[in-house]
RNA sequence: CAGGCCGGGUGACCGCGGCGUGGGCAACCGCGUCGAGGAAAGUCCGGACACCGAAGGGCAGGACGCUCCCGUGAGGGAGGCGGCGAAAGCCGACGGAAAGUGGAACAGAAAGGACACCGCCUCGGACGCAUCUCCGGAGACGUCCGAGGUAAGGGUGAAACGGUGGGGUAAGAGCCCACCAGCGUCGCGGCGACGCGGCGGCUUGCCAAACCCCGUCCGGUGCAAGGCGAACAGGGCCCGUUGACGCAGCCCGCCGAGGGCCCGGGUAGCUGCCAAGAGGGAUGGUCACCCUCGACAGAAUCCGGCUUACAGGCCUGCU
Repeated sequence: CAGGCCGGGUGACCGCGGCGUGGGCAACCGCGUCGAGGAAAGUCCGGACACCGAAGGGCAGGACGCUCCCGUGAGGGAGGCGGCGAAAGCCGACGGAAAGUGGAACAGAAAGGACACCGCCUCGGACGCAUCUCCGGAGACGUCCGAGGUAAGGGUGAAACGGUGGGGUAAGAGCCCACCAGCGUCGCGGCGACGCGGCGGCUUGCCAAACCCCGUCCGGUGCAAGGCGAACAGGGCCCGUUGACGCAGCCCGCCGAGGGCCCGGGUAGCUGCCAAGAGGGAUGGUCACCCUCGACAGAAUCCGGCUUACAGGCCUGCU
């Protein structure tokens, strides 16, 4: 550094919840058994399941973005490239900036087909002056002003228009050359991302986790989904002593005062829902001994991923 595992132990006592069983009219009691995690968490993804919807296309919106393989998928494995590290190894939203729009605080002259602040160089003018002089002047050099050249140097910045060195030049500059970086192209290797080498013209800055462009994918809502579904009071309508309702469907017969439907209410409750499992509420506490003195944290339909938190300890491999 990577991978895996544990995450106080034992005993006694007292409790809590589910189920089974026995007792009890019941409340409850006894016995047996089961009772949180590696993340139960965040709810970030994918799926099961359920309902809406007719599921075809477009717009809008969202997610993702190197290659190969596995997987329905989320994702995983192996690699490529880039960054970090001495190494084992770790990290990366890793398509496009030569389609367009836009941004770059402060500083700085200038932040993109840019720019002259200092500096460097050339020319012109004015002045000063060594020197020369045929005494009319000429004039190296310096200062100031003006016109231009220059991106080598200084300075600002996260970033200044390829880098280093040499040639060249008035001074400079890919202006020219060598190497390096980058771009294009060819060859070879690799399934591929890509790598290595040759050649070419000499160079096209950064930001897309800014809008955007390109490519792929996405119907919506989530267990408070959804399913079953009362009773009492009260209210409304209708039928009924000319016999309703009931007596198995029809007739006969019997009976004899109430009966039916709706609202209340798709409410309460049950279910969905579990080898923990709901009441959205149990899964714990005390004592004794021991040890390395015990972290992060607790289910709520289920499953699979990802991410995050975690005292301490053990095992294996590597540097």